This is a predicted structure of a 73-nucleotide RNA (transfer RNA) from a Desulfobacteraceae bacterium.
The sequence is in RNAcentral, with records from ENA.
Rfam family: tRNA. It is annotated as a transfer RNA.
Its mean pLDDT, the model's own confidence on a scale to 100, is 80.

[in-house]
RNA sequence: GUAUUUGUAGCUUAAUGGGAUAGAGUAGUAGACUACGAAUCUAUUGAUGAAAGUUCAAGUCUUUCCAAAUAUA
Numbered sequence: 001g002u003a004u005u006u007g008u009a010g011c012u013u014a015a016u017g018g019g020a021u022a023g024a025g026u027a028g029u030a031g032a033c034u035a036c037g038a039a040u041c042u043a044u045u046g047a048u049g050a051a052a053g054u055u056c057a058a059g060u061c062u063u064u065c066c067a068a069a070u071a072u073a
Stems, first nucleotide, its partner, number of pairs: 001072007010026004019056001028044005049065005
């Protein structure tokens, strides 16, 4: 250089062939509990790598770019 694959909360991940307000664990915050902590319980915050296109509707399809991995010369 070329080809292929991957990119979703701080971290680990779900979402079957495009169709309910993108779900959960862990972490964070607040409260309850406790003599104080830990544990436990309740509530809450936070995400589709960027831009464009197709569509009534895009995490999912198409194009370009960015990052990572693999193969090849």

Source information:
The organism belongs to Desulfobacteraceae, within Bacteria. The same sequence occurs in records of 2 taxa.